[in-house]
Context: one part of a larger RNA
RNA sequence: UGACGGGGGCCCGCACAAGCGGUGGAGUAUGUGGCUUAAUUCGAUGCAACGCGAAGAACCUUACCUGGGCUUGACAUGCAUCGUGUCGCCGGUGAAAGCCGGCUAGUGUAGCAAUACACGCUUUGCACAGGUGCUGCAUGGCUGUCGUCAGCUCGUGUCGUGAGAUGUUGGGUUAAGUCCCGCAACGAGCGCAACCCUUGUGAACUGUUGCUACCCAGCACUUCGGUGUUGGGGCACUCUGUUCAGACUGCCCUGUGAAACGGGGAGGAAGGUGGGGACGACGUCAAGUCAGGAUGGCCCUUACGCCCAGGGCUGCACACGUACUACAAUGCUCAGUACAGAACGAACCGAAAUCGCGAGGUGGAGGAAAUCACUAAAACUGAGCCCAGUUCGGAUUGUAGGCUGCAACUCGCCUACAUGAAGCCGGAAUCGCUAGUAAUGGCGUAUCAGCUACGACGCCGUGAAUACGUUCCCGGGCCUUGUACA
Numbered sequence: 001u002g003a004c005g006g007g008g009g010c011c012c013g014c015a016c017a018a019g020c021g022g023u024g025g026a027g028u029a030u031g032u033g034g035c036u037u038a039a040u041u042c043g044a045u046g047c048a049a050c051g052c053g054a055a056g057a058a059c060c061u062u063a064c065c066u067g068g069g070c071u072u073g074a075c076a077u078g079c080a081u082c083g084u085g086u087c088g089c090c091g092g093u094g095a096a097a098g099c100c101g102g103c104u105a106g107u108g109u110a111g112c113a114a115u116a117c118a119c120g121c122u123u124u125g126c127a128c129a130g131g132u133g134c135u136g137c138a139u140g141g142c143u144g145u146c147g148u149c150a151g152c153u154c155g156u157g158u159c160g161u162g163a164g165a166u167g168u169u170g171g172g173u174u175a176a177g178u179c180c181c182g183c184a185a186c187g188a189g190c191g192c193a194a195c196c197c198u199u200g201u202g203a204a205c206u207g208u209u210g211c212u213a214c215c216c217a218g219c220a221c222u223u224c225g226g227u228g229u230u231g232g233g234g235c236a237c238u239c240u241g242u243u244c245a246g247a248c249u250g251c252c253c254u255g256u257g258a259a260a261c262g263g264g265g266a267g268g269a270a271g272g273u274g275g276g277g278a279c280g281a282c283g284u285c286a287a288g289u290c291a292g293g294a295u296g297g298c299c300c301u302u303a304c305g306c307c308c309a310g311g312g313c314u315g316c317a318c319a320c321g322u323a324c325u326a327c328a329a330u331g332c333u334c335a336g337u338a339c340a341g342a343a344c345g346a347a348c349c350g351a352a353a354u355c356g357c358g359a360g361g362u363g364g365a366g367g368a369a370a371u372c373a374c375u376a377a378a379a380c381u382g383a384g385c386c387c388a389g390u391u392c393g394g395a396u397u398g399u400a401g402g403c404u405g406c407a408a409c410u411c412g413c414c415u416a417c418a419u420g421a422a423g424c425c426g427g428a429a430u431c432g433c434u435a436g437u438a439a440u441g442g443c444g445u446a447u448c449a450g451c452u453a454c455g456a457c458g459c460c461g462u463g464a465a466u467a468c469g470u471u472c473c474c475g476g477g478c479c480u481u482g483u484a485c486a
Stems, first nucleotide, its partner, number of pairs: 001486002003483003007480007015470002019433005026325008034316002042053002064311007073128001077127004083121002088103006106119005130300002133298003139294001141289003144285001146283001151190006157166003170181003196277004201245005207239001210235002214233008248271001251265005327426001331385006345372001348367002353362003392423001397418007439462007
């Protein structure tokens, strides 16, 4: 100087407390361990591995296993050499890959031509290719984490023999080493904040594919008041997009000796960082990744390389994590009826109509899209159920179908009918959340032929409760103290 303390002081955080909803019990989905296996490819392992790499394992993917094959190789460059059947077509064998055989000659330059050279292809040979083989404890790059915590340092000066200290400590204050005051310090840098994006208010401009207050016209209904719809004017409104304005403790009161700042108020769409995002200092964990790609070294080279078929990654006495669905009446079933946002679409989205109980089929209008596809569910209204293993719950199984795809046996998803398991709110323990949040309802996208999505990432609808407080648990910051630790 640090680190540590079941030392002290001050302070913060959904850290506790106060609340709301869960997990742990059930069934299923998914990941992991273990076991099994010819193989169940590999990696990730407290927080910070375990719906993680994987934004899609039937083949492919695929790295694993078994079997069948290839050896300058599936791919690159160069040299030498034989032949010129190149692109492609056909046949045999075979599970395919491969192997064997047959047919078919190309481009350019020079030249009348023969021919020569070059390109391309092929044979053989050589340099070499290739390796998801090892080492993340040889590495770059990227990432996680402490932590969006408020810290981490430097120059000059001063003090100290020196390590080092001071500054950065102290008194206030802040979300903040934020700002103010003081001070042997004076300044500065990386962080904080702001500058960026988005959302909330207004203005100007914009006017189609968007909008329709007002005007005109047509059509339908009409209680003759009007209503609905289409077209044309129109850009008022909504909206799209661009540019501005606006919030700064600016104003008033108040607290403290003063400042910084705190408390209250006005005006305002918004008030003290308005909400959200992007943004992650010096460093820590020899943290993670050689399997995303790159890369040193080591290793394999008729194989640890390459091609193919089938299997496996989906295996099941069991254990754990993360989710979904429930156990019901604030519910379930049936009927009626209202209101979104954000996305996506050409080997694509697919309307009307029509067939089917349904999944779906036929169909093909329109749409490279503010034009078409296009549309929510919970909520609300009415009816039934009457507390039961039920009109709760839906696992499991059987039968019949649909879709994608060469192909659904191992091993896809969906539909109908039948079947109707466990489960009556969950021990010890444990998680999330402070507001448009939790809880709850649906919708969309990427990946993708299809799908194991109940996952991930977004979008909107409905929409709470509680916070006395900081004694305690956990993590962190500053000062100080002890230490046989570095």
The prediction has a mean pLDDT of 81. This is a predicted structure of a 486-nucleotide part of an RNA (small-subunit ribosomal RNA, 3' major domain) from a metagenome. The RNAcentral record of the full RNA draws on SILVA.